[in-house]
RNA sequence: CGAGUCGGCCGGAUAAUCGCUGGUCCCCGCGGGGACUGGAGGAAAGUCCGGGCUCCGCAGGGCAGGGUGCCAGAUAACGUCUGGGGGGCGCGAGCCUACGGCCAGUGCAACAGAAAGUAUACCGCCGGCCUCGGUCGGUAAGGGUGAAAUGGUGCGGUAAGAGCGCACCGCGCGACCGGUAACGGGAGCGGCAGGGUAAACCCCACCCGGAGCAAGACCAAAUAGGAAAACCAUGGCGUGGCCCGCGCCGUUUUCGGGUUGGUCGCUCGAGGCCGGGAGGUGACUCCCGGUCCAGAUGAAUGAUUAUCCACGACAGAACCCGGCUUACAGGCUGACUCGUCUC
Numbered sequence: 001c002g003a004g005u006c007g008g009c010c011g012g013a014u015a016a017u018c019g020c021u022g023g024u025c026c027c028c029g030c031g032g033g034g035a036c037u038g039g040a041g042g043a044a045a046g047u048c049c050g051g052g053c054u055c056c057g058c059a060g061g062g063c064a065g066g067g068u069g070c071c072a073g074a075u076a077a078c079g080u081c082u083g084g085g086g087g088g089c090g091c092g093a094g095c096c097u098a099c100g101g102c103c104a105g106u107g108c109a110a111c112a113g114a115a116a117g118u119a120u121a122c123c124g125c126c127g128g129c130c131u132c133g134g135u136c137g138g139u140a141a142g143g144g145u146g147a148a149a150u151g152g153u154g155c156g157g158u159a160a161g162a163g164c165g166c167a168c169c170g171c172g173c174g175a176c177c178g179g180u181a182a183c184g185g186g187a188g189c190g191g192c193a194g195g196g197u198a199a200a201c202c203c204c205a206c207c208c209g210g211a212g213c214a215a216g217a218c219c220a221a222a223u224a225g226g227a228a229a230a231c232c233a234u235g236g237c238g239u240g241g242c243c244c245g246c247g248c249c250g251u252u253u254u255c256g257g258g259u260u261g262g263u264c265g266c267u268c269g270a271g272g273c274c275g276g277g278a279g280g281u282g283a284c285u286c287c288c289g290g291u292c293c294a295g296a297u298g299a300a301u302g303a304u305u306a307u308c309c310a311c312g313a314c315a316g317a318a319c320c321c322g323g324c325u326u327a328c329a330g331g332c333u334g335a336c337u338c339g340u341c342u343c
Stems, first nucleotide, its partner, number of pairs: 001339010012308007020039008041314001045325002048323005053212004060244004065208005070084005085099001086097004100203002105201002107197002122143002124139006151169006171190003176185003216264004226255006235249004269292001272291008
């Protein structure tokens, strides 16, 4: 200097004028006015997970169903995160992982090929017979087909061959050692051998009530104590389905009418930010101090001018929080890897 890998931060600024809105205080007193102060995000998005909170439910048991799937931790919890192990990719820094089980069972693998799961022989090689073409027997080393052909290489052996025998590799078992564990190393022994697939059904282990702020609570007001039908205690109903248990005594369906108003829930949070200390490889935990950071409801932060500038990307809260995923113009920055050149 170039190319890359893993992170962090910003994502318009300043001034003036007018406008919108929450809170506190003061004045006016239906209304309204003034002062001070606050007012969209790193993803507010997707609604994919987990919870807090509210209501229902004897809140119990089971079946079906669903979720997760290496080990150990973190967390309120998770399908998230951290560290480690196995496998794969990359020269490397690093990245990915839907990673329990095929000896519980059942499936699936077209075509080609002799044969795709207790195998087989198309060509070929060897031997016998024989009408020179066939037949019988042996073989799976060579060739062909295929994604995959029943261990690989070499030597010996044989009629020709073959783990038939041997050496090494591979495969299975594996004392012992290290590690919390996943797992790693591994003396030795062995038969020398029928694989793949579970993001196929399935088996195994662990986990799982439901519905959701349009939850729910309260106030005010109005109407039609409306009509019909079904079941009716051997019944009906009770927040996914079915069964048992338990509880209540009515429940359900269709048509029609009234109310579409207001208050709360609603923001102090398992929180965010700033500073400090301790522990841990880390996720994170504990302690101390400071600070109060939007609560709208047909939906609030906009407009103008001037200057700077990166010439402005993705994009707007609606109960809240922890994650994951997706989108993002431009700018700043840390560590590490590879290559080239110079000293």
This is a predicted structure of a 343-nucleotide RNA (Bacterial RNase P class A) from a Gammaproteobacteria bacterium. Rfam family: Bacterial RNase P class A. The family's RNA type in Rfam is ribozyme. Gene Ontology terms of the family: dimeric ribonuclease P complex, tRNA processing and ribonuclease P activity. Taxonomically the source falls in Gammaproteobacteria (Bacteria, Pseudomonadati, Pseudomonadota).